Context: one part of a larger RNA
Molecule: large-subunit ribosomal RNA, domain II
Organism: metagenome
RNA sequence: UCCGGCGAGUUACUGAUCACGUGCCAGGUUAAGGCCUUAAGGGCUGGAGCCAGAGCGAAAGCGAGUCUGAAUAGGGCGUAUGUACGUGGUCGUAGACCCGAAGCCGUGGCGAUCUACCUUUGGGCAGAAUGAAGCCGCCGUAACAGGCGGUGGAGGUUCGAACUGAUGUGGGUUGAAAACCGCUCGGAUGACCUGAGGGUAGGGGUGAAAGGCCAAUCAAGCUCGGAGAUAGCUGGUUCUCCCCGAAAUAUAUUUUGGUAUGGCCUCGAGAAAUGAGUUCCUGGGAGGUAGAGCUACUGGAUGGGUCCGGGCCGCGUCAGCGGUACCUCCCCCAACCAAUCUCCGAAUGCCCAUGGAAUGCUGCUCGGGAGGCAGUCGCGGUGCGCUAAUGUACUGCUGCGAGAGGGAAAGAACCCAGAACGACUGCUAAGGUCCCGGAGUGGUGGCUCAGUGUAGCAAAGGAUGUGAUUUUGCUGUGACAACUGGGAGGUUGGCUUAGAAGCAGCCAUUCCUUUAAAGAGUGCGUAAUAGCUCACCAGUCCAGCGAGAUUGCGCCGAUAAUGGUCGGGACUUAAGCCACCCACCGAAGCAUCGUCUUCACACUAUGUGUGAGGGGUAGGGGAGCGUUCCCAUAGCGACGAAGCAGGGGCGGAAGCCUUCCUGUGUAGCGGUGGGAAGUGAGAAUGCCGGA
Numbered sequence: 001u002c003c004g005g006c007g008a009g010u011u012a013c014u015g016a017u018c019a020c021g022u023g024c025c026a027g028g029u030u031a032a033g034g035c036c037u038u039a040a041g042g043g044c045u046g047g048a049g050c051c052a053g054a055g056c057g058a059a060a061g062c063g064a065g066u067c068u069g070a071a072u073a074g075g076g077c078g079u080a081u082g083u084a085c086g087u088g089g090u091c092g093u094a095g096a097c098c099c100g101a102a103g104c105c106g107u108g109g110c111g112a113u114c115u116a117c118c119u120u121u122g123g124g125c126a127g128a129a130u131g132a133a134g135c136c137g138c139c140g141u142a143a144c145a146g147g148c149g150g151u152g153g154a155g156g157u158u159c160g161a162a163c164u165g166a167u168g169u170g171g172g173u174u175g176a177a178a179a180c181c182g183c184u185c186g187g188a189u190g191a192c193c194u195g196a197g198g199g200u201a202g203g204g205g206u207g208a209a210a211g212g213c214c215a216a217u218c219a220a221g222c223u224c225g226g227a228g229a230u231a232g233c234u235g236g237u238u239c240u241c242c243c244c245g246a247a248a249u250a251u252a253u254u255u256u257g258g259u260a261u262g263g264c265c266u267c268g269a270g271a272a273a274u275g276a277g278u279u280c281c282u283g284g285g286a287g288g289u290a291g292a293g294c295u296a297c298u299g300g301a302u303g304g305g306u307c308c309g310g311g312c313c314g315c316g317u318c319a320g321c322g323g324u325a326c327c328u329c330c331c332c333c334a335a336c337c338a339a340u341c342u343c344c345g346a347a348u349g350c351c352c353a354u355g356g357a358a359u360g361c362u363g364c365u366c367g368g369g370a371g372g373c374a375g376u377c378g379c380g381g382u383g384c385g386c387u388a389a390u391g392u393a394c395u396g397c398u399g400c401g402a403g404a405g406g407g408a409a410a411g412a413a414c415c416c417a418g419a420a421c422g423a424c425u426g427c428u429a430a431g432g433u434c435c436c437g438g439a440g441u442g443g444u445g446g447c448u449c450a451g452u453g454u455a456g457c458a459a460a461g462g463a464u465g466u467g468a469u470u471u472u473g474c475u476g477u478g479a480c481a482a483c484u485g486g487g488a489g490g491u492u493g494g495c496u497u498a499g500a501a502g503c504a505g506c507c508a509u510u511c512c513u514u515u516a517a518a519g520a521g522u523g524c525g526u527a528a529u530a531g532c533u534c535a536c537c538a539g540u541c542c543a544g545c546g547a548g549a550u551u552g553c554g555c556c557g558a559u560a561a562u563g564g565u566c567g568g569g570a571c572u573u574a575a576g577c578c579a580c581c582c583a584c585c586g587a588a589g590c591a592u593c594g595u596c597u598u599c600a601c602a603c604u605a606u607g608u609g610u611g612a613g614g615g616g617u618a619g620g621g622g623a624g625c626g627u628u629c630c631c632a633u634a635g636c637g638a639c640g641a642a643g644c645a646g647g648g649g650c651g652g653a654a655g656c657c658u659u660c661c662u663g664u665g666u667a668g669c670g671g672u673g674g675g676a677a678g679u680g681a682g683a684a685u686g687c688c689g690g691a
Stems, first nucleotide, its partner, number of pairs: 001691006011094003015091010027051003033045005055062002065077004097236002100233001104226003108223003116200009125190001127159003130155001134151006163187003168183004202218001204214003239624006249262005264371001265369006275361001277359005282353004291344001292342002298338003302334004309327002311324005375400002378397007405416003420595004425591003431585003434569003440582001442581006453571002461556002465553010482540005488513003493507003519534001523532002596614008625680001627677007635669002643664005648657003
């Protein structure tokens, strides 16, 4: 991993409540017990008890009323129907659908053969080194002290085997080993190591203390019991078809991944059809959003004018006067801003209608059963955030959730469109029509040369890209470009300056003259001159040449890590972009034909017809299939039961086929009508067995 078997909403209660069925009914019903019997059963008896029959009040109490209260007020609770049994739904109490803790407790038990400490009795420590006290001799002292040599052999002394430990490192890490191996290293006469016997026991021991150790287990051992502890948590929960079909919200919560009540789903009953609901029209309302406005308030804010007042300066006889390129209230002009401003003010939305129209039970009430209270994307309006986030919090709407199909290469949420089933039928939607690929290498007119583009995506800024529209200037009295020639004089203008001569800088009604034309000079240049140019003029040449504005499509700007991408190939008067037109393809949409089914209605009524329906998770409701056993009934079976294997047939599914076939097997089986459940397996890191 696979196969087979086992494996989860059960049972009890004179429980609660609701529905259905049956009996009796102002009543209903027996329990234990007793008697009878064809005896796990049934019949009769048994009225104790229970429910109902009157309620209200704390109670006295009163009573179709009562309580409160001063009240003959108002208000609260009441004012005609049950009961017993059965079945089912749900709830309660029980382990209560199943499996699953870590843990807690016990006048239960077992453990110190491991290990900690203690105790009794034994054992062990090669060799080497150092050389304490004491003692002896000599020297020495008044005597001591002291010195030297020898002897001696002390020490939690030194080096180092056994022994004991475990510092570093390599290996090992499904190991040779549930702690080892190699090298290295600590102690090694001691608080040393060790054998054997004994002792201390679980909130207890023991501990040179690490929460260490107490049998590979220790912040409280193991085992048994309470025990099916508890688990608002995770996982699992077994046949089929039909109808409807959610929510991820409000409020409360030691509450936020739980629960309760409401909202939303379902089933039943009922009231109301002169009725609720929904949509539209019409009529009537409330409002302060968008926008706008502000000399209409509050607050902010810019420039100018004017100016009360102030500052500064001057004068002053200290009364004041004058000046002001300073600030500035008010006012005026111009132009503004605001979620917590409003003189104003929509569109939508909302409310009402005894009004009109459409729709056709969708609305409402009561009762049984839920699920759900982690939502999420997109679009519109907002807050927070960075006008960040597949961000977060609201609001309105559509989706997904619980929605298949077609398109978007692929894809919960985007676009199209809501799948009962079948068809070798047709038409379309979105989107497409060169090939992959179904359908146009379709038509007309333009644009683009960048592979821009061909279904993600880019800015400020820059540019004689190119198309369109438009304004304006010059131009056969010759423009624009190019080439040739000229580009002068007063004058080196004045000032400044060492110098300043067109060209450092400053000044100027920057002038005048000669001219076809030529600036008191456009740039380069010089120390300053010089020199080269330009403006400007003439000639040659010849037909268009400039400067703006708006706009279409393109260009640059353009940088990310393994080899590039429009889905790919590929495409250039496109197979790109813009505009218009025709045709076609294209879905589970629509249509056509056949079939099933739900509900309503009608009828010639166990069926036929008509109409409207049949996506679906949680979940509610309905109808069935199958398994085991029991009762009744009619049957099958050695001329071969069940089971198994293969074939064939039937049904809308679960499934079915004794009166179908073959084989195997060898003794029981199942049809019909009922009843009762250990009643359906693919999942639970399920359990047991096998491969």